RNA sequence: CAAUCGCACGGGCACACUCGUCGUGAGGCGGGGUCGCAAAGGCACGGGACCUUCGGGUCAGCCGGCCUACCGAA
Numbered sequence: 001c002a003a004u005c006g007c008a009c010g011g012g013c014a015c016a017c018u019c020g021u022c023g024u025g026a027g028g029c030g031g032g033g034u035c036g037c038a039a040a041g042g043c044a045c046g047g048g049a050c051c052u053u054c055g056g057g058u059c060a061g062c063c064g065g066c067c068u069a070c071c072g073a074a
Stems, first nucleotide, its partner, number of pairs: 005072002012037002017032006035061001041067003045064003048059004
């Protein structure tokens, strides 16, 4: 240095619930919150779930895939 790895340090994210707001809705965004997470960072590509006015849409904290990344104790 690289691949791996995660019992440590620093820093990170934020389920349920709740307040505001947007949306028909699934849900999104912001504040509080902190169950958990080593990709719980990004992409709806495959599967899956969900919504729908059946045109289309939502979920990356359901699984897989692809891309990218902090720390470095062992």